[in-house]
RNA sequence: AGAGUUUGAUCCUGGCUCAGGACGAACGCUGGCGGUGCGCCUUAUGCAUGCAAGUCGAGCGAAGCUUUUCAGUAGUUUACUACAGAAAAUGACUGAGCGGCGAACGGGUGAGUAACGCGUGAGCAACCUACCUUAGUUACUGGGAUAGCCCGAGGAAACUCGGAUUAAUACCGGAUAUUCUUAUUUAAUCACAUGAUUUUUUAAGGAAAGGUCAGCCGAACUAAGAUGGGCUCGCGUUCUAUCAGCUAGUUGGUAGGGUAACGGCCUACCAAGGCUACGACGGAUAGCUGGUCUGAGAGGACGAUCAGCCACACUGGGACUGAGACACGGCCCAGACUCCUACGGGAGGCAGCAGUAGAGAAUAUUGGACAAUGGGGGCAACCCUGAUCCAGGCAUGCCGCGUGUGUGAAGAAGGCCUUAGGGUUGUAAAGCACUUUAGGUAAGGAAGAAAAGUUAAUAGUUAAUACCUGUUGACCGUGACAUUACUUACAGAAUAAGGACCGGCUAACUCCGUGCCAGCAGCCGCGGUAAUACGGAGGGUCCAAGCGUUAAUCGGAAUUACUGGGCGUAAAGCGCGCGUAGGCGGUAUGCUAAGUUGGGUGUGAAAUCCCCGGGCUUAACCUGGGAACUGCAUUCAAAACUUGCAUACUGGAGUACGGAAGAGGCGAGUAGAAUUCAUGGUGUAGCGGUGAAAUGCGUAGAUAUCAUGAGGAAUACCAAUGGCGAAGGCAACUCGCUGGUCCGUAACUGACGCUGAGGUGCGAAAGCGUGGGUAGCAAACAGGAUUAGAUACCCUGGUAGUCCACGCCGUAAACGAUGAGAACUAGCCGUUGGAUCCUUGAGAUUCAGUGGCACAGCUAACGCAUUAAGUUCUCCGCCUGGGGAGUACGGCCGCAAGGCUAAAACUCAAAUGAAUUGACGGGGGCCCGCACAAGCGGUGGAGCAUGUGGUUUAAUUCGAUGCAACGCGAAGAACCUUACCAAGGCUUGACAUACUACAAAUUUCUUUGAAAGAGGAAAGUGCCUUCGGGAAUGUAGAUACAGGUGGUGCAUGGCUGUCGUCAGCUCGUGUCGUGAGAUGUUGGGUUAAGUCCCGCAACGAGCGCAACCCCUGUCCUAUGUUGCCAGCAAGUAAUGUUGGGGACUCAUAGGAGACUGCCGGUGAUAAACCGGAGGAAGGUGGGGACGACGUCAAGUCAUCAUGCCCCUUAUGUCCAGGGCUGCACGCAUGCUACAAUGGCAAGUACAACGAGUCGCAAUACCGCGAGGUGGAGCAAAUCUCUUAAAGCUUGUCUCAGUUCGGAUAGGAGUCUGCAACUCGACUCCUUGAAGUUGGAGUCGCUAGUAAUCGCAAAUCAGCAAAGUUGCGGUGAAUACGUUCUCGGGGUUUGUACACACCGCCCGUCAAGUCACGGAAGUCGGCAAUACCCGAAGCCAGUGGUCCAACCCUUUUAGGGAGGAAGCUGUCGAAGGUAGGGUCGGUAACUGGGACUAAGUCGUAACAAGGUAGCCGUACGGGAACGUGCGGCUG
Repeated sequence: AGAGUUUGAUCCUGGCUCAGGACGAACGCUGGCGGUGCGCCUUAUGCAUGCAAGUCGAGCGAAGCUUUUCAGUAGUUUACUACAGAAAAUGACUGAGCGGCGAACGGGUGAGUAACGCGUGAGCAACCUACCUUAGUUACUGGGAUAGCCCGAGGAAACUCGGAUUAAUACCGGAUAUUCUUAUUUAAUCACAUGAUUUUUUAAGGAAAGGUCAGCCGAACUAAGAUGGGCUCGCGUUCUAUCAGCUAGUUGGUAGGGUAACGGCCUACCAAGGCUACGACGGAUAGCUGGUCUGAGAGGACGAUCAGCCACACUGGGACUGAGACACGGCCCAGACUCCUACGGGAGGCAGCAGUAGAGAAUAUUGGACAAUGGGGGCAACCCUGAUCCAGGCAUGCCGCGUGUGUGAAGAAGGCCUUAGGGUUGUAAAGCACUUUAGGUAAGGAAGAAAAGUUAAUAGUUAAUACCUGUUGACCGUGACAUUACUUACAGAAUAAGGACCGGCUAACUCCGUGCCAGCAGCCGCGGUAAUACGGAGGGUCCAAGCGUUAAUCGGAAUUACUGGGCGUAAAGCGCGCGUAGGCGGUAUGCUAAGUUGGGUGUGAAAUCCCCGGGCUUAACCUGGGAACUGCAUUCAAAACUUGCAUACUGGAGUACGGAAGAGGCGAGUAGAAUUCAUGGUGUAGCGGUGAAAUGCGUAGAUAUCAUGAGGAAUACCAAUGGCGAAGGCAACUCGCUGGUCCGUAACUGACGCUGAGGUGCGAAAGCGUGGGUAGCAAACAGGAUUAGAUACCCUGGUAGUCCACGCCGUAAACGAUGAGAACUAGCCGUUGGAUCCUUGAGAUUCAGUGGCACAGCUAACGCAUUAAGUUCUCCGCCUGGGGAGUACGGCCGCAAGGCUAAAACUCAAAUGAAUUGACGGGGGCCCGCACAAGCGGUGGAGCAUGUGGUUUAAUUCGAUGCAACGCGAAGAACCUUACCAAGGCUUGACAUACUACAAAUUUCUUUGAAAGAGGAAAGUGCCUUCGGGAAUGUAGAUACAGGUGGUGCAUGGCUGUCGUCAGCUCGUGUCGUGAGAUGUUGGGUUAAGUCCCGCAACGAGCGCAACCCCUGUCCUAUGUUGCCAGCAAGUAAUGUUGGGGACUCAUAGGAGACUGCCGGUGAUAAACCGGAGGAAGGUGGGGACGACGUCAAGUCAUCAUGCCCCUUAUGUCCAGGGCUGCACGCAUGCUACAAUGGCAAGUACAACGAGUCGCAAUACCGCGAGGUGGAGCAAAUCUCUUAAAGCUUGUCUCAGUUCGGAUAGGAGUCUGCAACUCGACUCCUUGAAGUUGGAGUCGCUAGUAAUCGCAAAUCAGCAAAGUUGCGGUGAAUACGUUCUCGGGGUUUGUACACACCGCCCGUCAAGUCACGGAAGUCGGCAAUACCCGAAGCCAGUGGUCCAACCCUUUUAGGGAGGAAGCUGUCGAAGGUAGGGUCGGUAACUGGGACUAAGUCGUAACAAGGUAGCCGUACGGGAACGUGCGGCUG
């Protein structure tokens, strides 16, 4: 510090996800040791049991006990023992009581609380403070009770009552007392208002306690300190406006009460205030902070442990005591719950420490000790202390250590992989040599301890050498932890490694299994038979006593942007003005000092973080010092800038004066053209409408035409990226009223300005209300068409509406998709309205508008560019992934339609913008092709042949399936082939290699059987040899293996088809672009061609094109047999037959020739084209081979090869038979025909390519013929196949199902072959079907072509051949042209496509799942209001009753003062009643939404998406949608 993920690829926007840290964690697997921290986050749920607050005898009385003393009685010896008693004393003694102090601390928890609760900084002149410290003063004199104990009573208990008696440091009266309190008088000083301090006069009032070892410990008052608290204020402190108004003690005053103290804190009266957009009131959530985690920081999240504050103590209320509480282990009341009960009543409160139940994913021992630190009490010893210190359990976190070290290659075995060679695990192990931390055993062994006590010395105190206190020394002596830490010895590698991951992100790869199954997954995504992604294994990687997962948190995320983002098209500028609050604001001078800047002071607790040190062997941890705590308050200073105040200024803004333009607005009036209607005339059969029609109108006279009239709406031309207006918007003309703008002048005012939350006004169209109006147009509606349908597009009609007046609505693609204002930043060219200048022009300058280009700059790009989307400033509005949704609920507005405001659950990993390359378009333009057109001939109809589909079958083997399968693989299925079927056999096999044994090989015969096979018999003994044996062959045996036309062409090689013989496809360097990419390759010409030329940020190159190769067309040269024969010669019935010849043909070789070379024209002086000459051939002469990058997962595993899978007495192999030929039928390719350009008969002429010894076969003879007999010649320019046919010459037939046509069928034959039944071909005789030129449609062909005619060959015994491949003979017609069809190339444009239009995609309906809204109701929570009831308790009052202290007296009783209980009243918790509010749960039914491989209906959108789309609105429709009106261009 980034990475993955949208796309075919790119850049951006934007979300999702990951890598890091951290945790009071939990879960899974695993687990050696130690140190050090932490540990119920959930039910503030309920709690058994034990402990957590006592102490003081130096405050008090009594009782018991112990010890001592005394005397008595009994036993009895004076002494001892026992018993009861008395008095006095004694005590680390015991429990209870009175009294004092403490219990308000310490410990727990976070429910409540959005608050002066907390934090921070101030204040109290408005306060309190027990114990402690300092200073001063004082303690005089009286009194009456009471608990306990005892007696009695009640009660189950808790406990209560009565009587008698008793003490105090308990209680009470009086005295005394100031620097005390209250009131009052005086003066001085100080101060921030009320005031404070000191001084002074007078009056009134208020204290006390003793104990003791005589040292001390206490008590009272006053003043001060310290400590701890109380109160007040400034500032800060979560979310929500779908909470906007709240408030009656409310705000203030006066008086009183109350408090420690101010105060509506409380009461009475008076006034009507107080708070709020700087967010009151309400709702939700939450203890706050130091800090913790994270982060570069700013921030964000959190508030466990430690520390400060607050609040609470079963829930609610209340007071008492006290210095302090409205009190966790106190009290009273109410409520819920639990327990005891004798049913009458009682008891209780773990959010103390342990522990328990429950809840939960989840959190420990009913431990030890007061040794240390601290706390309470005490003079002290000491006691108490679940505070605390320790221990136990838990890998819960952090830190440290160990599980060995060295050596060791035969690179062991085993595992895994393998290309079978090897590699890897791996120096790893074993082996050898060492070490002993930790753990084990044993021994030793600190520190934490200071005190206290005893004693000695000494100082103080004192009368004192007692005592006490302080200091110093000695002695004694206190440890839970603790079998401590630590040290040493001993033995022995001995006791100690796992977890996750290995497709990318992200370090780490192979095999097997599985086969869209099982499963994985943080995101992208893996899995459908070769999975580095699932499961296992081997190997590897990363961490390590841990490792992973999950939850939640910060980061990355600049993804809420203060630091630090945006708003033309990605989400985002309010439709537009005016204007309130607020924010911001020109120039100069002076003052000020709020902001600002600097210095000082106080504070910012400690701990934490950071730095430097120190202590544990190190570290974690602990600890000393420093820094820091970015803050707040206060003070001093500065005065540039901002604010404030004051005075000026004119540049901003405005006024005035003079001009100017304009569809700016409102009202009234007027005009002409056109449509329609009405009346009348002329006139006759159609009009109208459409792609074509029909509905409609018309003989009752339309349309057309003329005249007149009526009425409503809108204003042609001018007219223009022209004008005006804030926007919406505004258009005939005239008049009236009226708003704004511009220019000029520089007279006036003197910052008067800009923006603008709320607010308010305007605001197209549609729509609504009331009343008019209605010519045309026209939602809805009706009809006609179109269509599969057509609720549409088209047509004919037509109502609201469109128009007017008044009132609503308040929205649009209300758009420049661009908020308003100000300043600055190159230019050029138009245009509107002014002004100025001159050289009067198509002139220049300038101001205000309105447009087009373009620089810098900006932008993701497109683009913007003085009219900014540039550079800056001010203010406002808005955005934060897509969908859900601009929806629900709530509120406000509206007559309604609806508008404004505006979520969540759930769901997806994308959605979007711009640009790029393709592909596509029922987009445009250019070009080509037998593509169309022009022609010729077919096919589609018939019969037959062949192939195929289908069907049938035991099998009808398999493959090929649009073009590019279908006379295709198959250049030839009777057996074989053959792969198929049923039957019969074989199992190392029909075939290959290797081993052993035997036999030569081989041949013949025979039994059985359909054959394969099985059995038997005979003949035969070979070749090489180093004599062991070997080679070939056969038989038998055993094992490795053979074999497979079994699967996968979607695992492959090779080969092939196709686009397409189309002209394309690319690269290097350079340049342009952020980039994908572009350029080159585009453009102007030209070509068959990316062929060539020119131009050009391109310059070159490669694969294709062309050429080179073959055949053919002309000529030459050479050669001349088997070919040829002109001339010469010979011969024959005849023939190159013979001699001979090379002239010719021909053959075989080698050359020549054609290149737009020449001429003319066109073109740009080019390339090239047109015409011509010459030439056998002319512009590629004709034909062939040759097929770029690639596409179709095209075809082939059955040519062959091959991975993997499968079969192995069978999916292999052998055999005979059957099938591949089956037949209601569809299709494809052909043949033959339908006839006279013909059929038949007779005669007759002319080829070429080829083939031949397992062969072609002549002459001859036989047969009507197929053919047979026979065998000359030929391994071929020699012989044979081999008579070519159409043609030509005659004759006949005469338009008919025929002398056309030949299917089908009967009979008879021939040939091949083991064998023609299924199932061959051919011949002869007879038979003589359909068919009279073929519907829609469709195919081939542009010249030696089509058409037509025959010939040959391969395969092959024969043949299905009418097929295929070649060969020659005869030999046409037509092309104006590129509008249309199909295909292709280039270019441009649009795109929501990229599997690329066979694309994408919308909505209803149907099914399933999920969350949400509404809803008759129903259930519950919360906070209030009104009323009722009214506990405890404080306060107030108090008839009657009762009462020790003090006072009086009539004196043992009464009265007074005062008090108590009781009663009454105010307040008052819980409870009740009532009507509402608000929130939540649930619900019949209902609504839309989201999601879900292959459901239904259509096809709305993306291309001109086939009616351009979209926005607003209205109506309509199964649905997407359609239509009307207005708007936008996206």
Predicted 3D model of a 1530-nucleotide RNA (small-subunit ribosomal RNA) from an uncultured Candidatus Poseidoniales archaeon. The RNAcentral record of the sequence draws on SILVA.